About this RNA
The prediction has a mean pLDDT of 88. Small-subunit ribosomal RNA, central domain from an uncultured bacterium, 348 nucleotides, folded computationally. The RNAcentral record of the full RNA draws on ENA and SILVA.
[in-house]
Context: one part of a larger RNA
RNA sequence: CUGGGCGUAAAGCGCGCGCAGGCGGCUAUCCAAGUCAGUGGUGAAAGCCCGGAGCUCAACUCCGGAACUGCCAUUGAAACUGUUUAGCUUGAGGACGAGAGAGGUGAGUGGAAUUCCCAGUGUAGAGGUGAAAUUCGUAGAUAUUGGGAAGAACACCGGUGGCGAAGGCGGCUCACUGGCUCGUAUCUGACGCUCAGGCGCGAUAGCGUGGGGAUCAAACAGGAUUAGAUACCCUGGUAGUCCACGCCGUAAACGAUGAAUGCUAGCCGUUGGGUAGCUUGCUAUUCAGUGGCGCAGCUAACGCAUUAAGCAUUCCGCCUGGGGAGUACGGCCGCAAGGUUGAAACUC
Numbered sequence: 001c002u003g004g005g006c007g008u009a010a011a012g013c014g015c016g017c018g019c020a021g022g023c024g025g026c027u028a029u030c031c032a033a034g035u036c037a038g039u040g041g042u043g044a045a046a047g048c049c050c051g052g053a054g055c056u057c058a059a060c061u062c063c064g065g066a067a068c069u070g071c072c073a074u075u076g077a078a079a080c081u082g083u084u085u086a087g088c089u090u091g092a093g094g095a096c097g098a099g100a101g102a103g104g105u106g107a108g109u110g111g112a113a114u115u116c117c118c119a120g121u122g123u124a125g126a127g128g129u130g131a132a133a134u135u136c137g138u139a140g141a142u143a144u145u146g147g148g149a150a151g152a153a154c155a156c157c158g159g160u161g162g163c164g165a166a167g168g169c170g171g172c173u174c175a176c177u178g179g180c181u182c183g184u185a186u187c188u189g190a191c192g193c194u195c196a197g198g199c200g201c202g203a204u205a206g207c208g209u210g211g212g213g214a215u216c217a218a219a220c221a222g223g224a225u226u227a228g229a230u231a232c233c234c235u236g237g238u239a240g241u242c243c244a245c246g247c248c249g250u251a252a253a254c255g256a257u258g259a260a261u262g263c264u265a266g267c268c269g270u271u272g273g274g275u276a277g278c279u280u281g282c283u284a285u286u287c288a289g290u291g292g293c294g295c296a297g298c299u300a301a302c303g304c305a306u307u308a309a310g311c312a313u314u315c316c317g318c319c320u321g322g323g324g325a326g327u328a329c330g331g332c333c334g335c336a337a338g339g340u341u342g343a344a345a346c347u348c
Base pairs, nucleotide, nucleotide: 003320004319005318006317007302008301012316014201015200016199017198021194022193023192025088026087027086028085031082033081034080035077036076037075038074039073040072041071042070049065050064051063052062053061054060091191092188093187094186095184096183097182098181099180103177104176105175106174107173108172109171110154114150115149116148117147118146119145120144121143125136126135162169163168206247207246208245209244210243211242216240220236221235222234223233258315259314260313261312262311263310266293267292268291269290270289271288272287273286274285275284276283277282278281297304298303321348322347323346330341331340332339333338
């Protein structure tokens, strides 16, 4: 390379948008580029292959044939791919009418708790642990009552509930705003799918500047434990945790399962719509989601099983023994930390 693969063995980019490219619904028509057929030319000779012949055989040499799977020209065919034209409605999108939602951004606001401050009551302990001690407290702590301040997070509802492409999103109200679902079958008429490069989003931690700082808490200090204890436990405690703006661009970014479309038994729950029936809160059914079980089938097994890991098609990404190593070097990006791309020697 041809292949074979990618839930757990190596392997699905963290997620989206999308140019080029690849692929693309139904009917008719045109052309004839791909495709197929005929004919002609060319495809040097030698060699290879086949049939003969000559050196006493063979190697070798000679003769003939085939082959040279290709290219060019020309004449045709028109099913398929492609091109042209005309149309269609099932794919896709729009309209109208309904609907659910922690989807996003900004502003405001509420109560509980925590800590601190002030005042009252009150007195000797409190706190903490396996047990203690460090620590706080007669300068009045802990407890309790009233008042005040600050910051952060939103108990119950709350649910294999909902929304979002993913990361993620949870008190309440308002403003702005994205997406989705159902119904009607009203409009457009293939407008679609995927996507190298590119662009954007992207938890936590970390970085820059300026705020903020209640709680918690790397580092650090002390007390214990221990043979030691640079830990686990305890008392403190700074970055940080929060906000604004700008970086970083990584995660077991997981369903360890790329996206899209079609097809392939069922049963039981649950969320949001629709329809029908009636006894008006149930039954049946249908679409879209989200779970449990399970047949066929698949799988090395585990398991998956209409939310496929089944049966197929299209496009992209990725893998090719372990270590060395996600390292070195170089490039690109970054303020840095580092990220990304990514080897080899050697070794088993």